[in-house]
Context: one part of a larger RNA
Parts: sequence; structure tokens; C1' cells
RNA sequence: AUCUCUCUAAGGAACUCGGCAAACUGACCCCGUAUGUUAGCUAUAAGGGGUGCCUCGCAAGGGGCCACAGAUAAGAGUGUCAACCGACUGUUUAGCAAAAACACAGCUCUCUGCUAAGUCGCAAGACGACGUAUAGGGAGUGACUUGUGACCAAUGCGGAAAGGUGAAAGCCUGGGGUGCAAGCUCCGGGUCUAAGCCCCCGUGAAUGUCGGCCGUAACUAUAACGGUCCUAAGGUAGCGAAAUUCCUUGUCGGGUAAGUUCCGACCCGCACGAAUCAAGUAACGAGUUGACUACUGUCUCGGAGAGAGGCCCA
Repeated sequence: AUCUCUCUAAGGAACUCGGCAAACUGACCCCGUAUGUUAGCUAUAAGGGGUGCCUCGCAAGGGGCCACAGAUAAGAGUGUCAACCGACUGUUUAGCAAAAACACAGCUCUCUGCUAAGUCGCAAGACGACGUAUAGGGAGUGACUUGUGACCAAUGCGGAAAGGUGAAAGCCUGGGGUGCAAGCUCCGGGUCUAAGCCCCCGUGAAUGUCGGCCGUAACUAUAACGGUCCUAAGGUAGCGAAAUUCCUUGUCGGGUAAGUUCCGACCCGCACGAAUCAAGUAACGAGUUGACUACUGUCUCGGAGAGAGGCCCA
């Protein structure tokens, strides 16, 4: 020097990507408890107090009193304020990922009338189900609250059957080859015609899509307004530099002495947007981010100590 620990003046996150690690807190009793809220919670919120007293004795020790209740062993929450994501408890990459991923209750669409749909199997048969639409299968979304806009042109799906197209077979018919013929064979034409396709209608919690240019108000700026082109229709509500913003450390405000992060706004959304859901949201989280309190050898900046191991012998 290494490993595992203990202590450390003054300071107290100045360390660092980041308080990583460590420290603080910790049990019981009493008081007290904000904000928010889905009224259940949040909550052990936070914060504060106590955990003995009297007496004899030099001491060791003995005696007594109280009883909501006597932590010096070990063991035993740091807390608060905000933002994002996911409602929650749960599940997961056995062996680098536990999460915002999966699941979930709830919501919606769709299929299925029972020998059900669907699935396994060559079949018999089985599951579904000894169930019967308040049931079962599939798909998406994902508690709850408020909502869920426009477009059916394309693709998909459903429907209707009028028309067009439409194979083989059937029916009618022409011709060639061969043959005496019957026939065999080859090449046609017409008629009829299933599904499908075309055509028509519907359908978005189906796959999906949701514009451009120019001008205009009595300062300027901006454009409620107008014109024009295109489209199936031109993005509604809400949110917005966002887990989404390139320019960008956007601009303003807050917090700091100082803030590329953070919070609140603005909207110029490169390239949010409504069940590949939108916006909120109490509670919850070994989730992510920012700030603060307390605390500390993380650090200024080191120091001291204990043990282990190293080495020798067995």
C1' cells in the first nucleotide's frame, strides 16, 4: 500500500454525471398535525415533550411509589416542496436492464343461436363447456374525471343484387385432316353462366389522412376580413421548446451571488392532438428530474486507531 471497520479540529456537498457511499432518523407513551382529496386517505405528515421519582447506604446493593405502561446492548423510518411517466397490488430479460415495458379492473368494436364461433387433430375425437349472448372467441384501449372533432378519395370489411365482365361443363352451329362409312381427331363461332372483379351503398374506439399562395385596419406591427388554387377532408377541443423543439442555453418570470438542468408562462408545434387515445388527476412507486432541511471524511485535506491478510513455522 490492500480489505473490513472505528474516531476525527474548523467548515458542511465546496465532492461528483448525480449526495454515489456514509452519516443523520429509528422503539414506546403523550401533545400536535398543513395542503390536496376519488372523503378511503395523505399521516408515524411536519413539529414538540417524556421514558422515571423518593429513600437507606461510602459503595455494592436494598426498600418504597406511580402504571396508557420506565429504549443507554444488539435489532428498529431522514424529512419536506415540486415536475414527468405509469392509476393502483402485481409481472418481466434464471446469468449486466425491474422500468415509463407487460398485466390489470374498467371502456369500445367485432364474431358466435349451439353439432356455436374459435382451436388441436389425417381421422375418430377433444377443448370451448357438462357453458348458452349478463355466455364464449378475437382486436384495441387501459382505474377515475372531462372529452373523444373532420374526411369513406385509397386500402380493408359489410351489404345489395339491376347492369358489365366472367372458366369448365351443357346446348346450337361452321370448317380442316382421315376414312367407303360409322367414327376418331384438330381449329373455330354462338348461347348459357358461379364465385370473383367492375359498378352502387354503408362503415373510423377499421388500415389511415387531416393544405398552399397573395392582399388588407388612421404610427408601426399584426390581421378579425377579402381573393385565389387544390383537396376525400384540410387538425376541432385540449395541450404545447413537451420522455415530442432542429434552429436552442428560444424569450420573459421564479429559484441561486452565479442555473445548458428545474418550475411557471409565451406559441414562431423543424415534426402534439383526440381509445397506436387527448387533457387532468387523490393514492401508490427499490421509476426519472429539480429544489430545500437535517446530516455527515463525498470534499477542503488529510490524520489517528483496531482487526484481517500478506510473511515464517506447524
About this RNA:
Model confidence (mean pLDDT): 86 of 100. This is a predicted structure of a 314-nucleotide part of an RNA (large-subunit ribosomal RNA, domain IV) from a metagenome. Rfam family: Bacterial large subunit ribosomal RNA.